[in-house]
RNA sequence: GCUGGCAUGGCGCAACUGGUAGCGCACCCGACUUGUAAUCGGGCGGUUCGGGGUUCGAGUCCCCGUGCCAGCU
Numbered sequence: 001g002c003u004g005g006c007a008u009g010g011c012g013c014a015a016c017u018g019g020u021a022g023c024g025c026a027c028c029c030g031a032c033u034u035g036u037a038a039u040c041g042g043g044c045g046g047u048u049c050g051g052g053g054u055u056c057g058a059g060u061c062c063c064c065g066u067g068c069c070a071g072c073u
Base pairs, nucleotide, nucleotide: 001072002071003070004069005068006067007066010025011024012023013022019056027043028042029041030040031039049065050064051063052062053061
C1' cells in the first nucleotide's frame, strides 16, 4: 500500500427484509436472612465511533474519515 471483519449503556453481546434500540452481568431499591452471600421482584443507565448522503423513516443502505483485528504484498 491492497483486501476483509469489527465499533451499540460501566462490561460482554443481540437487533431478521430499513419500521418502538433489547438481553445478561454490574449498579441502585425492596423481599427473604440474626447478619452476609445466594435467590426472587422492581428500577436506573444509550446522540448506536465521527461527519455527510438516500428515504416518510437508518444501528441497518451509500460515501468520506478514525480506531482495533486478520490476511496479502